[in-house]
Molecule: transfer RNA
Organism: soil metagenome
RNA sequence: GCUGCUGUAGCUCAGCGGUAGAGCACCCGCUUGGUAAGCGGGAGGCCCCGGGUUCGAUCCCCGGCGGCAGCA
Numbered sequence: 001g002c003u004g005c006u007g008u009a010g011c012u013c014a015g016c017g018g019u020a021g022a023g024c025a026c027c028c029g030c031u032u033g034g035u036a037a038g039c040g041g042g043a044g045g046c047c048c049c050g051g052g053u054u055c056g057a058u059c060c061c062c063g064g065c066g067g068c069a070g071c072a
Base pairs, nucleotide, nucleotide: 001071002070003069004068005067006066007065010024011023012022013021018055026042027041028040029039030038048064049063050062051061052060
């Protein structure tokens, strides 16, 4: 330099056009003599950035930036 994949909650990941979810972690409660485990509830992300298409974009297209892999 070229090609492919990828960027969503603190972390690991779902979500392939209709105002975003899970597990773990965190907070509160129940349970226990107490801790852990278990159970119930809660908070937390305008989806990397900028354009475009569309009535409508996390999702499609283009360009950046970052990450991973391959080739040279």